RNA sequence: AUAUCGGGAGAGCCCGCAAGGCACCGAAGGGGCGAAACUCUCAGGUAAAAGGACCGGUAU
Numbered sequence: 001a002u003a004u005c006g007g008g009a010g011a012g013c014c015c016g017c018a019a020g021g022c023a024c025c026g027a028a029g030g031g032g033c034g035a036a037a038c039u040c041u042c043a044g045g046u047a048a049a050a051g052g053a054c055c056g057g058u059a060u
Base pairs, nucleotide, nucleotide: 001060002059003058004057005056006055007054012022014021015020023046024045025044029042030040031039032038
């Protein structure tokens, strides 16, 4: 480094017949600075599911 397994936060399961609207989060990624888990919030996300930085185990 790759694969796999486990753990894994934050913020409305808001309003509306619908179209949609406002508010909010920051831990995929992306931008800024020498770098960053800092910052921005473009993307993404705000019940569950999925995703998920990061950490640990195993194998190569």

A computed fold for a 60-nucleotide RNA from uncultured Dialister sp., annotated as Glycine riboswitch aptamer. Its mean pLDDT, the model's own confidence on a scale to 100, is 84. RNAcentral holds the sequence, with entries from MGnify.